[in-house]
RNA sequence: GCAUCCGUAGUUCAAUGGACAGAAUGUGGGCUUCCGGAGCCUAAGAUGUGGGUUCGAUUCCCGCCGGGUGCA
Numbered sequence: 001g002c003a004u005c006c007g008u009a010g011u012u013c014a015a016u017g018g019a020c021a022g023a024a025u026g027u028g029g030g031c032u033u034c035c036g037g038a039g040c041c042u043a044a045g046a047u048g049u050g051g052g053u054u055c056g057a058u059u060c061c062c063g064c065c066g067g068g069u070g071c072a
Base pairs, nucleotide, nucleotide: 001071002070003069004068005067006066007065010025011024012023013022018055027043028042029041030040031039048064049063050062051061052060
């Protein structure tokens, strides 16, 4: 340089065009306990970025940014 794949809560993953973007784990609070752990309840927390298509975009298209792989 060319091709290809990926980017979503702190972390690991779902959601292939439609309703409040969910789960596990972690974190804060509460219950329980002599204390802690475990258990139960509860709260906060995310679509890399800029455009485009569409009534509607995490999803489709383009650029940029970052990362993986292959070739040279």

A computed fold for a 72-nucleotide RNA from Candidatus Roizmanbacteria bacterium RIFCSPHIGHO2_02_FULL_37_13b, annotated as transfer RNA.
Rfam family: tRNA. Rfam links the family to the GO term triplet codon-amino acid adaptor activity.